[in-house]
RNA sequence: GGCAUGAUGGCCAAGUGGCAAGGCGUAGGUAUUGUAAACUGAAGAUCAUGGGUUCAAUCCCAUUCAUGCCU
Numbered sequence: 001g002g003c004a005u006g007a008u009g010g011c012c013a014a015g016u017g018g019c020a021a022g023g024c025g026u027a028g029g030u031a032u033u034g035u036a037a038a039c040u041g042a043a044g045a046u047c048a049u050g051g052g053u054u055c056a057a058u059c060c061c062a063u064u065c066a067u068g069c070c071u
Base pairs, nucleotide, nucleotide: 001070002069003068004067005066006065007064010024011023012022018055026042028040029039030038048063049062050061051060052059
């Protein structure tokens, strides 16, 4: 220098254009003499940045970053 893949809550991670799943964790509650485990419902995401298409973006382009391959 070229190519490929990826970027989504604190972490991991799914997502066929129509209000972004799930797990772990966090805080609360139940239970316990008490803690942990268990059970329970809850909060937490402008989906890397900037543009483009669309009524609508997780799509497209560029950039940045990360990983791998080739030279």
Annotation: The RNA shown here (transfer RNA) has 71 nucleotides and comes from Silurus meridionalis. It matches the Rfam family "tRNA". Gene Ontology term of the family: triplet codon-amino acid adaptor activity. Lineage of the source: Eukaryota > Opisthokonta > Actinopteri > Teleostei > Silurus. The sequence is in RNAcentral, with records from Rfam.